Predicted 3D model of a 341-nucleotide part of an RNA (large-subunit ribosomal RNA, domain IV) from Halisarca caerulea. The source organism's lineage runs through Eukaryota, Porifera, Demospongiae, Halisarcidae and Halisarca. The RNAcentral record of the full RNA draws on SILVA. Its Rfam family is "Bacterial large subunit ribosomal RNA".
[in-house]
Context: one part of a larger RNA
RNA sequence: CUCGCGUUAAGGAACUCGGCAAAAUACACACGUAACUUCGGGAUAAGUGUGGCCUCUGAGGGAUCGCAAGAUUUUGAGGAGGUUGCAGAUAAGAGACUCAGGCGACUGUUUACCAAAAACAUAGGUCUCUGCUAAGCAGUAAUGCGCAGUAUAGGGACUGACACCUGCCCGGUGCUGGAAGGUUAAGAGGAGCGGUUAGCGUAAGCGAAGCUGCAAAUUGAAGCCCCAGUAAACGGCGGCCGUAACUAUAACGGUCCUAAGGUAGCGAAAUUCCUUGUCGGGUAAGUUCCGACCUGCACGAAUGGCGUAACGAUGGCCACACUGUCUCCACCCGAGACUCA
Numbered sequence: 001c002u003c004g005c006g007u008u009a010a011g012g013a014a015c016u017c018g019g020c021a022a023a024a025u026a027c028a029c030a031c032g033u034a035a036c037u038u039c040g041g042g043a044u045a046a047g048u049g050u051g052g053c054c055u056c057u058g059a060g061g062g063a064u065c066g067c068a069a070g071a072u073u074u075u076g077a078g079g080a081g082g083u084u085g086c087a088g089a090u091a092a093g094a095g096a097c098u099c100a101g102g103c104g105a106c107u108g109u110u111u112a113c114c115a116a117a118a119a120c121a122u123a124g125g126u127c128u129c130u131g132c133u134a135a136g137c138a139g140u141a142a143u144g145c146g147c148a149g150u151a152u153a154g155g156g157a158c159u160g161a162c163a164c165c166u167g168c169c170c171g172g173u174g175c176u177g178g179a180a181g182g183u184u185a186a187g188a189g190g191a192g193c194g195g196u197u198a199g200c201g202u203a204a205g206c207g208a209a210g211c212u213g214c215a216a217a218u219u220g221a222a223g224c225c226c227c228a229g230u231a232a233a234c235g236g237c238g239g240c241c242g243u244a245a246c247u248a249u250a251a252c253g254g255u256c257c258u259a260a261g262g263u264a265g266c267g268a269a270a271u272u273c274c275u276u277g278u279c280g281g282g283u284a285a286g287u288u289c290c291g292a293c294c295u296g297c298a299c300g301a302a303u304g305g306c307g308u309a310a311c312g313a314u315g316g317c318c319a320c321a322c323u324g325u326c327u328c329c330a331c332c333c334g335a336g337a338c339u340c341a
Base pairs, nucleotide, nucleotide: 001336002335003334004333006331007330010327011326014325019322027051028050029049030048031047036041038161052083053082054081055080056079057078060075061074062073063072064071065070084088102314103312104311108120109119124159125158126157127156128155129154130153136145137144138143162307164305165304167237168236169235172234173233174230175229176228177227178226181225182224183223187219188218192214193213194212195211196210199206200205238256239255240254241253242252265299266296277293278292279291280290281289
């Protein structure tokens, strides 16, 4: 020096990304216990006291014997007095706690071997499909699951307890419904055109029937165009100019565009670029934190919005207790490394 323990004056987080690590707390009984709350909780909240041994006393309970009265025995809260140590839950074992906030309701699940979370799941909510030989799924099929179920059921999708709510847009895309018209395949249809050649013709050539090739009109479904509906379907939710008797601002007006121009609520936020925004709080001093403001670069309502008791090996912040984390190191014990044999 490395590793593992122990102790430490004064200070007590000044350490550090961060109280990481360590220390502290810890048991039983008694007292006492706030905000908030879904009235269950929060709660072992917080906080305070007592605890060994000896003597005496002792409410009450149990056991045995007894007909009963009672007797014997055991346990025993409480009370009084005494006694000892630095220390009586004497060792081991054995919650630290508080305040206000983010996220996720909760218990649960996960990257076997760098991530346990705010991710996944969840009960609850909504939409949608499915009438049973169900829809859906596996399989070429038989068949099986669904289900020995039957719409209070089963499949799919989204959201995610609970409370209060969930605004406007159907122009685009999707889905559902509609069927008048337009377009449209194979098929049907067969006008017409060609190949071949019996025959005719001096020749050029014409050319029936048959066989055969091409093929117009006409007919011809769904789909698409079209017409409606539908956003807890995919999604979307404006700009410019002017205006009030200080100034500023604009309830108000004008104009352009749109399918409609973001409602409630929230807001420098897990979202704010400018930005360490501005103000307030906490500190002597605060890019973090808490409360506000609103100028939302680029929140916003089941890709849910906003709250929320309880819960969390969850991320950020403050305090109390506590400490070798530190000021600032030192010593002790043990195991190594190292040197010598």